[in-house]
RNA sequence: GUACACUAUGGGCAAACUCCUCUAAAGAGGCGGACGCAAAGCUAUGGACCUAAUGUUUUUUGAGUUUCUGAAAAGCUAUGGUUGCCAGGCUGCAUUU
Numbered sequence: 001g002u003a004c005a006c007u008a009u010g011g012g013c014a015a016a017c018u019c020c021u022c023u024a025a026a027g028a029g030g031c032g033g034a035c036g037c038a039a040a041g042c043u044a045u046g047g048a049c050c051u052a053a054u055g056u057u058u059u060u061u062g063a064g065u066u067u068c069u070g071a072a073a074a075g076c077u078a079u080g081g082u083u084g085c086c087a088g089g090c091u092g093c094a095u096u097u
Base pairs, nucleotide, nucleotide: 005097012037013036017032019030020029021028022027035084041090042089043088045087046086047085048082049081050080055076056075057074058073059072060071061070
């Protein structure tokens, strides 16, 4: 000096929760706050999960000549989201033993 393993120093990030803001919601951002994290840095690429604006189906109901329009409820549906759910890709600090 290099590589690997372990483990310190100096630091780094910031869960829940409170307040404010955005959003249909999930969730996101900011201040505070620390449960934890050796990538809890970036990336929504794959899987998984969350939500259902939109679209659609069913049921109920009102008006109504038929067709259908309106209201409520339920189901399905990402194009919306979660990187601190798992993985992939990219990048990175330190050198005590």

Annotation: A computed fold for a 97-nucleotide RNA from a Thermoanaerobacterales bacterium, annotated as c-di-GMP-I riboswitch aptamer. The source organism's lineage runs through Bacteria, Bacillati, Bacillota, Clostridia and Thermoanaerobacterales. Its Rfam family is "c-di-GMP-I riboswitch aptamer". Gene Ontology term of the family: cyclic-di-GMP binding. Its mean pLDDT, the model's own confidence on a scale to 100, is 80. The sequence was found by an Rfam model in a public genome assembly.